[in-house]
Context: one part of a larger RNA
């Protein structure tokens, strides 16, 4: 100088009170540990590992086992020798075979330079190389968690100190903030705060098809609009200057309007060599490489994080009863009919999409039944019969009809989210993707309680 304090001041955070409504007990789904396996492939490990890397493990992917084969090698360049009008490359056949591959046999087939010899592609033998999801994240780059949108981290000169270093940056008021005044051995200044960009509310001009019809809504652009600007009241200060709180009006919006994007110096030898790149080390007839099958789906168990319930603010049934908004769509969305209970198929229209489709959202509202029961609650599991996608659904998919109806009556210590259009609850959309979504990004729908306060807990920040 920092750090640290069961030291002392001051201030802030859904830190805690306060209110809601979850986890912790059930059943399932998913990840983990930890058993078991031939393998159950590898990383992640308090906060900050555990629906995480994986925006989708049937094959592939795959990196693991298993058993079969190949070794200049699935992929790149470069040399040497040999072929070259029958060689490369396709295609068929024929044993073997789970296929890769093995061995033989047949047909098709060639482009350029150059007369020609030759050469290039391209092939076969050598032979430098090639390959590694082999180790080292504690050799690294990059990129990301984190403290934490916390307000802090610094510099130049100048000043004190022998030095480390100080000061400035501290002090008083004030802020969401080292914001912002005022004082002060400082006086500048940078990187952070804030603006600055982007969405949502409000207004105006212009424009405009596929929307809408002559008013305009909508869209797309461009601009305006808030600034303590205005009045009163208090407070704090030196009346000033200049700040704070309440309150009125004006106004779409009132004191950062709401929200995203942006994360200072560092901290943790954090994570990541299995996203890529890279030093070193190590495999090279194998730790490369092809392939078939299995594995990652194991199940006594323990954790973790979703989904579904235990019901009457509800369950079922019926009414074309009503209202959205992000997106997606040509190997795609797939209206409308018909077929089938049904997922589904079959015909078949429109759409390269403000044009058509996906799309009739659902909670909700209206009538009717249930009447408190393990039930008309829940829906696990199981058997039976079908649908799709895909070479292929047996380990290992999704749905759909019938039949079964399991635990479960609101959950111990404990713990977790949330201050407003949020919680809480309802239901679409899209990435991925052939096919699978309780997960994961986003939509809009209904739409609450509650905060005395800052004495504790838990972080943070000044002195």
């Nucleotide at each position: 100088u920092g750090a640290c304090g069961g030291g002392g001041a001051c201030c802030c955070g859904c830190a805690c009170a306060a209110c809601c409504g979850g986890u912790g007990g059930a059943g399932c789904g998913u990840g983990u540990g930890g058993u078991u396996c031939a393998a159950u492939u590898c990383g992640a490990g308090a906060c900050a590992a555990a629906a995480c890397g994986a925006a989708g493990a049937a094959c592939c992917u795959c990196a693991c086992c298993a058993a079969g084969g190949u070794u200049u090698g699935a992929c790149a360049u470069u040399c040497u020798a040999c072929c070259g009008u029958u060689u490369a490359u396709g295609c068929u056949c024929u044993a073997a075979g789970a296929a890769a591959c093995u061995a033989g046999a047949g047909c098709a087939a060639a482009u350029c330079c150059g007369u020609a010899a030759g050469g290039a592609u391209g092939g076969u033998a050598g032979a430098a190389c090639a390959g590694g999801u082999g180790c080292u994240g504690c050799a690294u780059g990059g990129c990301u968690g984190u403290c934490g949108u916390c307000a802090g981290c610094u510099c130049g000169u100048g000043c004190c100190g022998u030095g480390a270093g100080g000061u400035g940056u501290u002090c008083c008021c004030u802020u969401a903030a080292g914001u912002g005044g005022g004082g002060a051995a400082a006086c500048g200044a940078g990187c952070g705060c804030a603006a600055c960009c982007c969405c949502c509310g409000c207004c105006a001009a212009a424009u405009g098809u596929u929307a809408a019809a002559c008013g305009u809504u909508c869209a797309u652009u461009u601009g305006g609009g808030a600034c303590u600007a205005u009045c009163c009241c208090g407070c704090c200060u030196u009346u000033u200057c200049g700040g704070c709180g309440g309150g009125g009006g004006g106004g779409a919006a009132g004191g950062a309007g709401g929200g995203g994007a942006a994360g200072a110096c560092g901290u943790c030898a954090a994570g990541u060599c299995a996203g890529c790149a890279c030093g070193g080390c190590c495999c090279u007839u194998a730790u490369a490489c092809c392939u078939u099958g299995g594995g990652c789906u194991a199940c006594a168990c323990a954790c973790a994080c979703a989904c579904u319930a235990c019901a009457a603010u509800g369950g079922c049934g019926a009414a074309g009863a009503a209202c959205a908004a992000c997106g997606u769509g040509u190997u795609g969305c797939c209206a409308a009919c018909c077929a089938g209970c049904a997922a589904u198929g079959g015909u078949g229209a429109g759409c390269u999409a403000a044009u058509c489709a996906c799309u009739g959202a659902a909670a909700u509202u209206u009538c009717g039944c249930c009447u408190c029961a393990g039930u008309u609650c829940a829906g696990a599991u199981u058997g039976g019969a079908g649908u799709c996608u895909g070479c292929a659904a047996c380990u290992c998919g999704a749905c759909u009809c019938c039949a079964u109806g399991a635990a479960g009556u609101c959950g111990g210590a404990a713990u977790c989210g949330g201050u407003a259009g949020u919680a809480a609850u309802c239901g679409c959309a899209g990435a991925u993707c052939a096919g699978c979504a309780u997960g994961c990004u986003g939509c809009g729908g209904u739409g609450a309680a509650u905060a005395c306060g800052u004495u504790c807990u838990c972080g943070g920040g000044u002195c």
This is a predicted structure of a 463-nucleotide part of an RNA (small-subunit ribosomal RNA, 3' major domain) from an uncultured soil bacterium.